[in-house]
RNA sequence: GAUAGAGGCGCGGUAUUCAUCAGUACCCCGCGGCAAGGACAGGCAGCCGCCGCAGGAGAAAGGGAACAUCGCCGAAGGAUCGGGAAGCUUGCCUGACUGACCGAUUCUGGGCCGUCCAAAAACAUUGGCCGGACUGUCACAAGACUUUGUGGAGCGCUAUC
Numbered sequence: 001g002a003u004a005g006a007g008g009c010g011c012g013g014u015a016u017u018c019a020u021c022a023g024u025a026c027c028c029c030g031c032g033g034c035a036a037g038g039a040c041a042g043g044c045a046g047c048c049g050c051c052g053c054a055g056g057a058g059a060a061a062g063g064g065a066a067c068a069u070c071g072c073c074g075a076a077g078g079a080u081c082g083g084g085a086a087g088c089u090u091g092c093c094u095g096a097c098u099g100a101c102c103g104a105u106u107c108u109g110g111g112c113c114g115u116c117c118a119a120a121a122a123c124a125u126u127g128g129c130c131g132g133a134c135u136g137u138c139a140c141a142a143g144a145c146u147u148u149g150u151g152g153a154g155c156g157c158u159a160u161c
Stems, first nucleotide, its partner, number of pairs: 001161005008073001010072005016066003027056002030053005037048002040095006076108008086098002109135002112132003116128004137152006
């Protein structure tokens, strides 16, 4: 340097089904109120509507679980910076916001549990800092047929060539 492997409730993608989202949004009817008011902000044009209550009818996406399948063991995830399709209103313009995905740098061995923080409809779940025990790996030390302690990190470790 190349190839092949290991860690285990191991990591990620896709499809189907199910529950939740939610009796919510949108729409229809009735009643009442607002008014130059009605979009995330502004402008132009256009259209008239906007809010609340009660009734009728009534979703979806994201996120989740199960099973199947695919790719894998920096699997993957996060942070910062740069780019960025597309979305957001009746249409257009400018801006804000969200943002699939791509690149660079950097951090994390892994799953589990817990406080806190953020996202989310949510007590589900996800992500982050910190803490705890566990586990895999290597180094060192001690001890003895295989264990204990301390410490480090995957740009690591093992095997073969």